[in-house]
RNA sequence: GUUUCUGUAGCGUAAUGGAUAGCGCAUUAGACUACUAAUCCAAAGGUCGUGGGUUCGAAUCCUACCUGGAAUG
Numbered sequence: 001g002u003u004u005c006u007g008u009a010g011c012g013u014a015a016u017g018g019a020u021a022g023c024g025c026a027u028u029a030g031a032c033u034a035c036u037a038a039u040c041c042a043a044a045g046g047u048c049g050u051g052g053g054u055u056c057g058a059a060u061c062c063u064a065c066c067u068g069g070a071a072u073g
Base pairs, nucleotide, nucleotide: 001072002071003070004069005068007066010025011024012023013022018056027043028042030040031039049065050064051063052062053061
């Protein structure tokens, strides 16, 4: 250089074009306990990599770029 894959919460990871974007761990608060751990309940935390396009409607489709990986030379 060419081809191909990936990007979603602090970390990991889901989500057939119909929306309040979930789940686990972690964090915070409460309950329980003499205290901690464990357990239970709840909460906070997402411009869905960026720009543009298609559509009544986009995390999802198209396109360019960016990040990281793989194959090939």

The RNA shown here (transfer RNA) has 73 nucleotides and comes from Trichonephila inaurata madagascariensis.
NCBI's taxonomy places the organism under Eukaryota, Arachnida, Orbiculariae, Nephilidae, Trichonephila inaurata.
The sequence is in RNAcentral, with records from ENA and Rfam.
It matches the Rfam family "tRNA". About the family: Transfer RNA (tRNA) molecules are approximately 80 nucleotides in length. Rfam classes the family as a transfer RNA.